A computed fold for a 72-nucleotide RNA from Triticum aestivum, annotated as transfer RNA. Rfam family: tRNA. By type it is a transfer RNA. RNAcentral holds the sequence, with entries from Rfam. NCBI's taxonomy places the organism under Eukaryota, Streptophyta, Spermatophyta, Triticeae, Triticum.
């Protein structure tokens, strides 16, 4: 330089056209003399970013970032 695959919530991570699930963290409640595990309920992501295709895009496409792996 070349090709390959990744970016979704504070963090891990599902979801390959029909509009985002969870688990750990947080918050607030019962429970407890406090706390701490335990149960229950909240709230949080327009899906790196700018564009195209489509009745609809996280999803396909085109472009940039930033990281991974491999060739040179």
């Nucleotide at each position: 330089g070349g090709g390959u695959c990744c970016a979704u919530a504070g963090c891990u991570g599902a979801g390959u056209g029909g509009u985002a699930g969870a688990g750990c963290a947080a918050u607030u409640g019962a429970c407890u003399g406090c706390a701490g595990a335990u149960c229950a309920a909240u709230a949080g992501a327009u899906c790196a970013c700018c564009g195209g295709u489509u009745u609809g895009a996280a999803c396909c496409u085109g472009g940039c970032u930033g990281g991974g792996c491999c060739c040179u």